[in-house]
Context: one part of a larger RNA
RNA sequence: UGACGGGGACCCGCACAAGCGGUGGAGCAUGUGGUUUAAUUCGAAGCAACGCGCAGAACCUUACCAGCCUUUGACAUGCCUUGGACGGUUACCAGAGAUGGUUUCUUCUCUUCGGAGCCAGGGACACAGGUGCUGCAUGGCUGUCGUCAGCUCGUGUCGUGAGAUGUUGGGUUAAGUCCCGCAACGAGCGCAACCCUCGCCCUUAGUUGCCAUCAUUUAGUUGGGCACUCUAGGGGGACUGCCGGUGAUAAGCCGAGAGGAAGGUGGGGAUGACGUCAAGUCCUCAUGGCCCUUACGGGCUGGGCUACACACGUGCUACAAUGGCGGUGACAAUGGGAUGCGACGGGGCGACCCUUAGCAAAUCUCAAAAAGCCGUCUCAGUUCGGAUUGUACUCUGCAACUCGAGUACAUGAAGGUGGAAUCGCUAGUAAUCGCGGAUCAGAACGCUGCGGUGAAUACGUUCCCGGGCCUUGUACA
Numbered sequence: 001u002g003a004c005g006g007g008g009a010c011c012c013g014c015a016c017a018a019g020c021g022g023u024g025g026a027g028c029a030u031g032u033g034g035u036u037u038a039a040u041u042c043g044a045a046g047c048a049a050c051g052c053g054c055a056g057a058a059c060c061u062u063a064c065c066a067g068c069c070u071u072u073g074a075c076a077u078g079c080c081u082u083g084g085a086c087g088g089u090u091a092c093c094a095g096a097g098a099u100g101g102u103u104u105c106u107u108c109u110c111u112u113c114g115g116a117g118c119c120a121g122g123g124a125c126a127c128a129g130g131u132g133c134u135g136c137a138u139g140g141c142u143g144u145c146g147u148c149a150g151c152u153c154g155u156g157u158c159g160u161g162a163g164a165u166g167u168u169g170g171g172u173u174a175a176g177u178c179c180c181g182c183a184a185c186g187a188g189c190g191c192a193a194c195c196c197u198c199g200c201c202c203u204u205a206g207u208u209g210c211c212a213u214c215a216u217u218u219a220g221u222u223g224g225g226c227a228c229u230c231u232a233g234g235g236g237g238a239c240u241g242c243c244g245g246u247g248a249u250a251a252g253c254c255g256a257g258a259g260g261a262a263g264g265u266g267g268g269g270a271u272g273a274c275g276u277c278a279a280g281u282c283c284u285c286a287u288g289g290c291c292c293u294u295a296c297g298g299g300c301u302g303g304g305c306u307a308c309a310c311a312c313g314u315g316c317u318a319c320a321a322u323g324g325c326g327g328u329g330a331c332a333a334u335g336g337g338a339u340g341c342g343a344c345g346g347g348g349c350g351a352c353c354c355u356u357a358g359c360a361a362a363u364c365u366c367a368a369a370a371a372g373c374c375g376u377c378u379c380a381g382u383u384c385g386g387a388u389u390g391u392a393c394u395c396u397g398c399a400a401c402u403c404g405a406g407u408a409c410a411u412g413a414a415g416g417u418g419g420a421a422u423c424g425c426u427a428g429u430a431a432u433c434g435c436g437g438a439u440c441a442g443a444a445c446g447c448u449g450c451g452g453u454g455a456a457u458a459c460g461u462u463c464c465c466g467g468g469c470c471u472u473g474u475a476c477a
Base pairs, nucleotide, nucleotide: 001477002476003474004473005472007471008470010468011467012466013465015461016460019425020424021423022422023421026317027316028315029314030313031312032311033310034308035307042053043052064303065302066301067300068299069298070297073127077126078125079123080122081121082120083119084118087106088105091102092101093100094099108117109116110115129292130291132290133289134288138286139285140281141280142279143277145275150189151188152187153186154185155184156165157164158163169180170179171178195269196268197267198266200236201235202234203233204232205231206230209226210225211224214223215222239263242257243255244254245253246252319418323377324376325375326374327373328372335366336365337364340359341358345354346353347352384415389410390409391408392407393406394405395404431453432452433451434450435449436448437447
């Protein structure tokens, strides 16, 4: 100087408390451990691994296993040689396919006629190739403490020195934020602001959007209009600026004060200092070293990653009446759409199918929002719950056996609110309700966005956890 203390003082955080809803019990989904297996590819491991890499494993992906095949190679550059454009197309044989053999048609450019370009076959060699090892050799990227308020430097001063001072102190703040004081005076990286978005107003613009007034229509449909809504450009607006109190005349704090759409950082986002964990990643990529080179490279078929006595994490659905079922009929927002979204009409109980209008979309379409309201059921393993299983289908796809999703009929398991323990959340939040998107042929209860309805509680900081600053002890570094 740090680190640590079941030392002290002060302060903060959904840290506790006060509340609301969960997890832990059940079934299923998903990840992990374990076990099994020819293989169940690999990585991630307290918080900060475990719906994580994976924004989507039937083949492919795929790295794993078995078998079959291949060796200048699927890919790059260079050399020699032969041939021809390359390529596309027709068909046959063997084969699981890769691949091997045969076949039909079509077919190059430039040229100084030497050849050159491009491609294919053959050859030898340099080399290619490796998701093989080392994240404790590395770059890059990322997590975490933590959006915590800290981390430093120059000069000066003090100290033999390591170092100290500044950065401590008195107030204050979300903040090393600001004020005052002070052997310090300044400065940098952080904080804040500048950026995006939501909330109010003005203005510009008026189609595909809108409709107050005038006509018109089944319908903003048409004429007309751009006032309003809305859209998307530009501006304004909030600064403790004003008033009162308080404070040290300061910074600031208090006010159910004014004004205002908004008030004390207005809400949200992006933004992550010096560093810590030899944290994570050599399987995104890049890369040193090591290793393989007829194989640890390459191709293919099939299998596996989907196994199942069990254990854990994260979720979904429930156990019901604040509910189930039937009917009814309003009100959203974000988004997507051409190998696409697909109205209307018709068929089917339905998944879906047929037909095709419109639409590169404020125009057409996905699209039906759902919780809501009315009726019924009357506390039961039920008209709760839907696992499991049987049968028949639908769709995608070369192909749903291992191993897809969906539909109909039948079946109708556990489950009556969950022990010890444990998680999230302070407001348009929790809870609850549906909708969209990425990935994607198909395949979400995951992820990520969007809106609808919309709470309770916070006395307080003694205690648990984490953190900041000062101080003290130390046989620790």
A computed fold for a 477-nucleotide part of an RNA from an uncultured bacterium, annotated as small-subunit ribosomal RNA, 3' major domain.
Model confidence (mean pLDDT): 81 of 100.
Its Rfam family is "Bacterial small subunit ribosomal RNA".
The full RNA is in RNAcentral, with records from ENA, Greengenes and SILVA.